[in-house]
Context: one part of a larger RNA
C1' cells in the first nucleotide's frame, strides 16, 4: 500500500463533468392517491397505518364431499363425515425491534428525441440509429412484374390488383402550401435529324479491238474497286403532363402628424419567391442574444420575444397520453461523493522462514 467487504460523530452532494459509487426503499394486507388522457391507463402515483406468540376458538365465513337414505335408475335430490382454507373482534404475554435473519420498488416535477414490444455494431457505441403497425406514390392482368441462372429450370405462387414488387414516410390527433423551367418518368406524333438497309446517278482498275513508225494514247462488252441523289425505325430536337418524382421557393428603394416601424407604393430579376406552423432550437455565427422564472450566486435548464448567420411541411410540418438499462435541468428522501477521514473482518503485496 492493494482488492473485497462491514461500521461510523456533526454536517447531508458542500464531491463531481455528471449523486459515478454507495446507501435510502422493499414482502403481504387496509386506507388512500393528483396533473394529464387516445378513458384502456397515469397507479404500487404521491402519502399513510398494520403484521409476532397464547386464550375465546373446532370462531363467523368457506373448498371438497364419504357412509348412510330417497329413488326402478350408474339420473337427480337429501344427508353432512373427514380433510383443507380462514378473515374479523376481544383479553392476554414479551423484547429497542414481530414480513425480527435472507431474498423483495427509493419517489417526484419539467424539457428533448423516438409513438409503442422489438433490433443492432459476437470483442470498446443498445442510441435520437434499424424494424414497426399506419400513410402515400410507381410497376405488374399472369409464360404477371421483379429476382436467381449460360441454359434448362426456379422462386414469385400451387398466390391472381382487397394480390406481388420496387421507392419514400413512420402510432395517433390537426395538417401537407406556391414552382413543371432544368432533370427524371408519362404521353404525343406533325415538322427537323438519323442507322443498317434500299438504291445505283458517277467515278476508278483491267483488256478484246482501235490509233500511232515508236514511245505511247484511246478503250466497248464482261469482272472489279467504289459510291451521289432518293426512300428509311426509335432516339434526340419538338409539343405536352407529372412533385408523398429529383429538386426550387429572392433583391433594392421610398411611405404614417414625437421617435421608431411600416398596413402601402416604386423598381429589377425568376419556373416560383417558405403559406400554415415552429423558431437563439439535437438547427443561432455574433451569443454566456433580451426580458421573465428558478439560485444567495444559473455559459446549462424552463418560459418568451423574433434580428431564422443557415426551420420548414410524407429528405414530412406541429402537437400528443403511455412507453424508454436513451439525453438535460430541478427537487424530497438518502448516504464515507465530500468536508475528513478513522477502526474492523478477510484477500494479495512485503518481511522472515
Nucleotide at each position: 500500500c492493494u482488492c473485497u467487504g462491514g461500521u461510523u460523530a456533526a454536517g447531508g452532494a458542500a464531491c463531481u463533468a455528471g449523486g459515478c459509487a454507495a446507501a435510502c426503499u422493499a414482502a403481504c394486507c387496509c386506507c388512500g392517491u393528483a396533473a394529464c388522457u387516445u378513458a384502456g391507463g397515469g397507479a404500487g402515483a404521491a402519502g399513510g397505518g398494520g403484521u409476532a406468540c397464547c386464550c375465546c376458538g373446532u370462531u363467523a365465513u368457506u373448498g371438497u364431499g364419504a357412509a348412510c337414505g330417497a329413488g326402478g335408475a350408474c339420473a337427480u335430490c337429501g344427508g353432512g363425515a373427514g380433510c383443507g382454507a380462514g378473515a374479523g373482534g376481544g383479553g392476554g404475554u414479551c423484547g429497542c425491534a414481530g414480513u425480527g435473519a435472507a431474498g423483495a420498488g427509493g419517489c417526484c416535477c419539467a424539457a428533448g428525441c423516438g409513438a409503442c414490444u422489438g433490433u443492432u455494431u459476437a470483442u470498446c457505441a443498445a442510441a435520437a440509429a434499424c424494424a414497426c403497425a399506419g400513410g402515400u406514390c410507381u410497376g405488374u392482368g399472369c409464360g404477371a412484374a421483379g429476382g436467381c441462372g449460360u441454359a434448362a429450370g426456379c422462386c414469385g405462387c400451387g398466390g391472381u390488383a382487397u394480390a406481388c414488387a420496387g421507392a419514400c414516410u413512420g402510432a395517433c390527433a390537426c395538417c401537407u402550401g406556391c414552382c413543371c423551367g432544368g432533370u427524371g418518368c408519362c404521353g404525343g406524333a406533325a415538322g427537323g435529324u438519323u442507322a443498317a438497309a434500299u438504291g445505283g446517278a458517277g467515278a476508278g482498275g483491267u483488256u478484246a479491238g482501235c490509233c500511232g513508225c515508236g514511245a505511247g494514247g484511246c478503250g466497248a462488252a464482261g469482272c472489279u474497286u467504289u459510291g451521289a441523289a432518293a426512300u428509311g425505325a426509335a432516339g434526340c430536337c419538338c409539343c405536352g403532363g407529372u412533385a408523398a418524382a429529383c429538386g426550387g421557393c429572392g433583391g433594392c428603394c421610398g411611405u404614417a402628424a414625437c421617435u421608431a416601424u411600416a398596413a402601402c407604393g416604386g423598381u429589377c430579376c425568376u419556373a416560383a419567391g417558405g403559406u400554415a406552423g415552429c423558431g437563439a432550437a439535437a438547427u443561432u455565427c455574433c451569443u454566456u442574444g433580451u426580458c421573465g422564472g428558478g439560485u444567495a450566486a444559473g455559459u446549462u435548464c424552463c418560459g418568451a420575444c423574433c434580428u431564422g448567420c443557415a426551420c420548414g411541411a410524407a429528405u414530412g410540418g406541429u402537437g400528443u397520453a403511455a412507453c424508454g438499462a436513451c439525453u438535460u435541468g430541478g427537487g424530497c428522501g438518502c448516504u464515507g461523493u465530500c468536508u475528513c477521514a478513522a477502526c474492523c473482518a478477510g484477500g494479495g503485496g512485503c518481511u522472515c522462514g